[in-house]
This record gives sequence, structure tokens and C1' cells, in this order.
RNA sequence: AUCAAGGUGCGUGCAUUCGCCCGGUUUACGCCGGGAGGAAAGUCCGGACACUAUAGGGUAGGAUUCCGUGUGAAAACGCGGGCGCUGGUCGUCAAGGGCCGGUGACGGAAAGUGUCACAGAAAACAAACCGCCGGGGUUCGCCCCGGUAAGGGUGAAAAGGUAGGGUAAGAGCCUACCGCGGUCCCGGUGACGGGAUCGGCAGGACAAACCCAAUCCAGUGCAAGACAAAAUAGGGAAGCGGGCGACCCGUCCUAUGCUUCCGGGUAUGUCGCACCGCCGCAAGGCGGAGUCGCUGGCGCAAGCCGACGGCUAGAGGAAUGAAUGCGACCGGUGCCGUUCGCGGUGCCGGCACAGAAUCCGGCUUACAGCACCUUGAUCUGU
RNA sequence: GUGGCUGUAGCUCAGUUGGCCAGAGCAUCGGGUUGUGGUCCCGAGGGUCGCCGGUUCGAGCCCGGUCAGCCACCCCA
Repeated sequence: AUCAAGGUGCGUGCAUUCGCCCGGUUUACGCCGGGAGGAAAGUCCGGACACUAUAGGGUAGGAUUCCGUGUGAAAACGCGGGCGCUGGUCGUCAAGGGCCGGUGACGGAAAGUGUCACAGAAAACAAACCGCCGGGGUUCGCCCCGGUAAGGGUGAAAAGGUAGGGUAAGAGCCUACCGCGGUCCCGGUGACGGGAUCGGCAGGACAAACCCAAUCCAGUGCAAGACAAAAUAGGGAAGCGGGCGACCCGUCCUAUGCUUCCGGGUAUGUCGCACCGCCGCAAGGCGGAGUCGCUGGCGCAAGCCGACGGCUAGAGGAAUGAAUGCGACCGGUGCCGUUCGCGGUGCCGGCACAGAAUCCGGCUUACAGCACCUUGAUCUGU
Repeated sequence: GUGGCUGUAGCUCAGUUGGCCAGAGCAUCGGGUUGUGGUCCCGAGGGUCGCCGGUUCGAGCCCGGUCAGCCACCCCA
């Protein structure tokens, strides 16, 4: 330098004209101010806010899950560590192991239930198909009985591994090392690690199957809800007591009550509802800026300083757009120049994903192009 | 907007505690029956289980993500 992967940030600018929504102003015309995103998306988590409410007991449901620490309301995220799996490398005869990375929805399988198809002799109470060994029989092809889990074969998985001893052949049957489990000691805040000793090995996998443990959680959602207004049917049928956060017990209250269906009506307004900074995580509170209006003071004037009020996306089938021109960036191509890396200029084309709907913190997903960082590969130079 | 549900053959739907499981009816095609057609009988073909990834030995089924479709919401009350 190029390519690939991952991460972070930016993610078209200016002008003119014509439109759209909101606010202010105007009798009106018009004028002035403001007008999408990093994900506004999916609606997967957690909150704010509003309503429903709340003696007590139980059940169901949901979220999270190695350890420490930090931020945090929580969800979640950052940093460091432990353990498992895995890549490279070093070391070794070979292993055990060391170093540098990657990765893990990483509590529990010794609470219980369940599953492990096909293949295979045998799949969790283990098991004898081939082979090996012993005994017996034999028509000499082999057959029967017994032992054996070292070897073969099946399988995703074969019930500790390697070496030696041992044996009829074998086998934790015995020994050493490794692995595993119990106990004790040591180190560490802890996850966990190291050592000693005991045990010949019991306890294979699956919890992203049911489940268990720990911590936390009321439900419904702005179509919540408040006020105002309009219309209709104070109707009919069926079922049923109702409230007590989803259900049960229990308890309280009470028959002009409740639920569903049929039928009918409306298709409304205002608020909730949102500029920035500070405290706070955010809603909330307190200050401030810009701009407009109306005013006060100073100044000849332009203007400066100040008080008050409004607005700073806030629509509600839902605006935030289009055209043209000049640029930026990317690609192709012609010409000129070149130190051969490229530069200048002309023409053509492209410029992503997407679009607020009560608000906020996360997660996930989509994304042309550019910049930066990390890692790997190749090439070049020192 | 909020809440909930569904996606399996051309259509309508099953699919148990994950395996022998990818099925049924209608439709399509072929054959038979009939003088012909229908009916009836026999047989055959047809599948990315919406898509992607993960867990597992193994996924239509379990988990996560994503896409598409459907339903409910006000008043009389």
C1' cells in the first nucleotide's frame, strides 16, 4: 500500500422559485418564526405518567442468572478476573504444560419426572455379535456350556485414560502418572486455584424438555385519562350476585346491579403534548438563549439596554416536499500534464437504510459512501 | 398507536413429551368402468414446514431475530 473481518463516527451543503403543517400578526391579502432519525423501525426489555384499586393467606404468570467492581431508578452496559470450548505458537520422543488471542443464553443433572430414534449383542437397573481363553462333544464342517469389556464392529454417545505387572484369557484385579469424587489444609473479597490424604471409580448427555434454587415484579395502556359538546333506544334477549390489582380461599357490600349478544348513535373540540442549559438517569423543577409582538429608557439616526407575554416538530388519515442551478463525494469515460503514485479539466451516471405520533433509558434489526481504530493475509521499502 | 393471534402441497387444515412423521380431504394427472361425459374404483405426482441463526446426536415442534397476514379498541352502557 491492497484485500478481508470487526468496531466507532459522519451519513450531502448552499441559493432561487413553487407548495405543505404548526405558531404569531393582519379586517383581508400578505409577512415573520419553526418544521424528522441514528435508527424515528421491530415493539424485545425497563421506567416516567394516567386510570383501576389495595385487611389477610395461597396459586399462577413474567424478567434476570459464573465472580468482583463501576455507571444506573430499573433494564442494561463498561472494565478486570475465573471456568469450559477453540485457533496460533513455544516446549516435550509423546503427553501433561507455558504464552498470545477468539468465543460462551456460563445457576442446578448428587431434589424429582422424562427422553436418548436408526444402527448396534448391549443406551444408563448395562451388555457377549465377531474375536480371545477354558471345558465337553464331533459326522472334523462345527456345535454346546462357561469365563472375558483388552481388541474388532455399530453409534452423537459403549460406563475412566496411558504404561507396566498379573492372568487360562482378561479385567482398577494390582502398581505408577493423569483424570474423577469425598475430607482437611493453604491462597484468594469471590468465582475458583494449589497441596495433602482417603476412595479403585460411584455420578454419560439434554434444563434453548418439564422442573428446582436465588433476586425482583400489581394490572391496563395516551384509542391511558380529564373537561366540554353532539346523537341515539331509560329498547330487546340470554346468562349471572358484585368488589377486594390475573385466579382461588377468605372477607366485605348488595339487588332499578353486572356480563355478553342483538339493535341504535356519533365519526367533535380543548388539555394531556414537548426550545436550550443546570440539578436529577428520564419524566419534573429552576434559570437562560433565539425570534416575534407590545412597550420603557438612551441616541439625530442606524441601533443599544431592559420589563412583560407568546413560540421554538407537535400534526391527528397524519405536514416536514418538488423543480432548477452551483458545489461536495463515488463510479465510468475523453483530453492534457506527469516524478507513473497520480493531478487538472470536460461529459455521463449515481448518492444508502429509512420517515416522528405521550415521553425517556436500553437491546435488536436495516444501511450506498467516506473517515478513523484493531486484527489477519499478501506485496514493497528501511 | 396499543394489545393479541396465525403462517405446513394449488386450496382448506392435522401433526402427541423432538426421532420410526412430513400427512388427510378437495383439486391435478394416468388407468379402469360407460356408446360418451359425470359418478364410482385403482394408482401416481406435487413440500425451502414464511425466512435467517442457535440449542441438540437429531428441529415442523425448543430459543432468539426477521418478514407477511388477520382480529379487537368510542358512545347508548